[in-house]
RNA sequence: GCUGAUAUGGCUCAGGCGAUAGAGCGCAUCCUUAAGUAAGGAUGAGGUCGGCAGCUAGAAUCUGCCUAUCAGUU
Numbered sequence: 001g002c003u004g005a006u007a008u009g010g011c012u013c014a015g016g017c018g019a020u021a022g023a024g025c026g027c028a029u030c031c032u033u034a035a036g037u038a039a040g041g042a043u044g045a046g047g048u049c050g051g052c053a054g055c056u057a058g059a060a061u062c063u064g065c066c067u068a069u070c071a072g073u074u
Base pairs, nucleotide, nucleotide: 001073002072003071004070005069006068007067010025011024012023013022027044028043029042030041031040032039033038050066051065052064053063054062
């Protein structure tokens, strides 16, 4: 240099056949049990999807370019 993959809450990931963005863990509040630095339950906060454009009535999703990481290759 070229090719491919990945980029989504604090962390790990799903969603990716275009239609108002989810799970687990973690965090906050409350309740229960226990008598103890714990366990269980309920509720809630937290991201508009790496960035910029394009197509579309509508884009996290499709297209182009760029950035970062990883892998392969001359």

A computed fold for a 74-nucleotide RNA from Shewanella marina JCM 15074, annotated as transfer RNA. NCBI's taxonomy places the organism under Bacteria, Alteromonadales, Shewanellaceae, Shewanella, Shewanella marina. It was read from a public genome assembly. Rfam family: tRNA. Rfam describes the family as follows. Transfer RNA (tRNA) molecules are approximately 80 nucleotides in length. Gene Ontology term of the family: triplet codon-amino acid adaptor activity. By type it is a transfer RNA.